[in-house]
Molecule: c-di-GMP-I riboswitch aptamer
RNA sequence: AACUGAAAAAGGCAAACCCGCCGAAAGACGGGGACGCAAAGUCUUGGGCCUAAAGCGGACAAUCGUCCCGUCACGGCAGCCAGACUGCCGGU
Numbered sequence: 001a002a003c004u005g006a007a008a009a010a011g012g013c014a015a016a017c018c019c020g021c022c023g024a025a026a027g028a029c030g031g032g033g034a035c036g037c038a039a040a041g042u043c044u045u046g047g048g049c050c051u052a053a054a055g056c057g058g059a060c061a062a063u064c065g066u067c068c069c070g071u072c073a074c075g076g077c078a079g080c081c082a083g084a085c086u087g088c089c090g091g092u
Stems, first nucleotide, its partner, number of pairs: 002092004012037002017032004022027001035079001041085003045082003048077003055071004059066002
């Protein structure tokens, strides 16, 4: 340096759920908690997925507007899959 994760060691992260808190929501953050994870570290580049406040269109109303329907990401997920970059320990 490349490939690799069988057995170990040091340590790391933390799903669901609960509480608090932010948010229109999806979801984030903090605390508790561990299903799991060898990149479950970082980016959000491609795809995928979630949400739809604002906008646009429709419906109703016909003055303001409204619970409603459709569409849409400039909002999210990275623990959905790729990609890029970085990294602990062991093995070859």